[in-house]
RNA sequence: AGGGAUGUAAUUUAAUGGUAAAAUCGUAGUCUCCAAAGCUACUUAUGAUGGUUCGAUUCCGUCCAUCCCUA
Numbered sequence: 001a002g003g004g005a006u007g008u009a010a011u012u013u014a015a016u017g018g019u020a021a022a023a024u025c026g027u028a029g030u031c032u033c034c035a036a037a038g039c040u041a042c043u044u045a046u047g048a049u050g051g052u053u054c055g056a057u058u059c060c061g062u063c064c065a066u067c068c069c070u071a
Base pairs, nucleotide, nucleotide: 001070002069003068004067005066006065007064010024011023012022013021018054026042027041028040029039030038047063048062049061050060051059
């Protein structure tokens, strides 16, 4: 320099155009003499910016970050 892949919660994964789902973590309650485990409830997300569309995590463009390949 050229080409390609991936960006969703604190972490790990779903959602193939129509209400963003769960597990772990965390917080509170319950239980217990105390604690752990169990049970119940709750908080935190679509990398950024534009375009297409009635409607975008999803399709398209640019940029950003990480990784891979070629030179």